About this RNA:
The prediction has a mean pLDDT of 84. A computed fold for a 511-nucleotide part of an RNA from Subtercola boreus, annotated as small-subunit ribosomal RNA, 5' domain.

Context: one part of a larger RNA
RNA sequence: GGACGAACGCUGGCGGCGUGCUUAACACAUGCAAGUCGAACGAUGAAGGGGUGCUUGCAUCUUGGAUUAGUGGCGAACGGGUGAGUAACACGUGAGUAACCUGCCCUUGACUCUGGGAUAAGCGUUGGAAACGACGUCUAAUACCGGAUAUGACGACCGAGCGCCUGUUCUGGUUGUGGAAAGAUUUUUUGGUCAAGGAUGGACUCGCGGCCUAUCAGGUUGUUGGUGAGGUAAUGGCUCACCAAGCCUACGACGGGUAGCCGGCCUGAGAGGGUGACCGGCCACACUGGGACUGAGACACGGCCCAGACUCCUACGGGAGGCAGCAGUGGGGAAUAUUGCACAAUGGGCGAAAGCCUGAUGCAGCAACGCCGCGUGAGGGAUGACGGCCUUCGGGUUGUAAACCUCUUUUAGUAAGGAAGAAGAACUUCGGUUUGACGGUACUUGCAGAAAAAGCACCGGCUAACUACGUGCCAGCAGCCGCGGUAAUACGUAGGGUGCAAGCGUUGUCC
Numbered sequence: 001g002g003a004c005g006a007a008c009g010c011u012g013g014c015g016g017c018g019u020g021c022u023u024a025a026c027a028c029a030u031g032c033a034a035g036u037c038g039a040a041c042g043a044u045g046a047a048g049g050g051g052u053g054c055u056u057g058c059a060u061c062u063u064g065g066a067u068u069a070g071u072g073g074c075g076a077a078c079g080g081g082u083g084a085g086u087a088a089c090a091c092g093u094g095a096g097u098a099a100c101c102u103g104c105c106c107u108u109g110a111c112u113c114u115g116g117g118a119u120a121a122g123c124g125u126u127g128g129a130a131a132c133g134a135c136g137u138c139u140a141a142u143a144c145c146g147g148a149u150a151u152g153a154c155g156a157c158c159g160a161g162c163g164c165c166u167g168u169u170c171u172g173g174u175u176g177u178g179g180a181a182a183g184a185u186u187u188u189u190u191g192g193u194c195a196a197g198g199a200u201g202g203a204c205u206c207g208c209g210g211c212c213u214a215u216c217a218g219g220u221u222g223u224u225g226g227u228g229a230g231g232u233a234a235u236g237g238c239u240c241a242c243c244a245a246g247c248c249u250a251c252g253a254c255g256g257g258u259a260g261c262c263g264g265c266c267u268g269a270g271a272g273g274g275u276g277a278c279c280g281g282c283c284a285c286a287c288u289g290g291g292a293c294u295g296a297g298a299c300a301c302g303g304c305c306c307a308g309a310c311u312c313c314u315a316c317g318g319g320a321g322g323c324a325g326c327a328g329u330g331g332g333g334a335a336u337a338u339u340g341c342a343c344a345a346u347g348g349g350c351g352a353a354a355g356c357c358u359g360a361u362g363c364a365g366c367a368a369c370g371c372c373g374c375g376u377g378a379g380g381g382a383u384g385a386c387g388g389c390c391u392u393c394g395g396g397u398u399g400u401a402a403a404c405c406u407c408u409u410u411u412a413g414u415a416a417g418g419a420a421g422a423a424g425a426a427c428u429u430c431g432g433u434u435u436g437a438c439g440g441u442a443c444u445u446g447c448a449g450a451a452a453a454a455g456c457a458c459c460g461g462c463u464a465a466c467u468a469c470g471u472g473c474c475a476g477c478a479g480c481c482g483c484g485g486u487a488a489u490a491c492g493u494a495g496g497g498u499g500c501a502a503g504c505g506u507u508g509u510c511c
Base pairs, nucleotide, nucleotide: 001511002510003509004508006507007506008505009504010503013374014373015372016371017370018369019367020366021332026330027329028328030327031326032325035074036073037072040071041070043068048063049062050061051060052059053058054057081285082284083283091209092208093207094206095205096204097203100202101201105198106197107196108195109194110193111192112191113147114146115145116144122137123136124135125134126133127132153177154176155175156174157173158172159170160169161168162167183190184189211257212256213255218248219247220246223245224244225243226242227241228240229239230238260282261281262280263279264275265274266273267272287308288307289306290305291304310321311320312319313318338364340363341362342361346360347358348357349356350355377407378406379405380404387398388397389396390395411452413447414446415445416444417443421438424435425434426433427432455500456499457498458497459496460481461480462479466495467494468493469492470491476483477482
């Protein structure tokens, strides 16, 4: 000198764009943050329409389908948060899988035949303070289970081609084995099953790379390898039985400490050094520890089970909970914001769609926390006014500064007008109409009036900027050198000056 997610002191006009718990991965009141589909299913049956009885506003029948608790499907594994752990194939980069999986989506081919038994909801009985159940009985499905069919799959044998060792390919041939399906809709349509390919996403393996410590020198028994088996989507001591005794290590094993990694960011001419806030990619975690279930995908933040600590409810028998989601509270701290608006846009989930949900997101609020821009007026104006300060008492300086004259009106204020962001989608009489949180915001125009808007640090040298008074090694200053003991340009105040400026200084950290 530059930089900062900064803090502190003094000061503070406006706007745009960003950023905002670095500390206690401390504990959390309250609300919201993941639902959706009636075009899968049984049920429920509102408004409205029509009819009958009449006591003229009720009863009843029919139509109609709003609404939804339940079964079922998809989603809930995304999106959002945090960085505790992790020195590791966690990450980065480059390869490999002839050792793999992949819902929804796309392409292609072949199908969608025929049966069955339940069960929730409902109804009845009943237990419990509650949470939540128990028993009986009735019923449906795209829920569940059989049978048929089979281009495929798997196994054996044969043949051919190819390769990268184990091999792999042929929609090759023969044979054996056990396996599919579901319907819905008013029309159009859409769904279901099998197989092949694609796309996307993931899994595993390997080369190389990136911290400190030897006041850590030996470490290891599933350890290292083999055979066989189990397990997995898949290779593999991943697991198990048996066998062998290996394997790693001064090119630093093992141990200890610290730490999420990267694209990047800061600095620097570069080499390098530091760093990993925001944004993007990957990883890990979800009160602490462990476990599996479901599923294409989890060993699952707002799922389940067990144990633990903590908190809460209780009729003492038993139950409930997990903000490192968005707000917000307490606590810690030098220190970090609103219990806001909207799904209008972008994106996501479900749905045929309308639409519903979305604290993702878009916006608004707070904070000079940062960067950038603008303003606090412009021109003229000397008897160089008054006042202040200094003085050699002549004057000098503040200083064209003020007053005063002539203008201008950015921004703020006020009044009127007033968006783009809207593409789509829906409705439609096919002309058109409706849909904006932000927001009566941005922006435009008018009006009035210089009107409402400057501070902070420094002035001994480094280092731009000096005098007076007070103080008297006191009070104090100080980044270093050093100032202060009676004329202090170094302390304090004043006048003046210098530098930056809505900021200026100080502290901390990095280069």
The source organism's lineage runs through Bacteria, Bacillati, Actinomycetes, Micrococcales and Subtercola. It was read from a public genome assembly.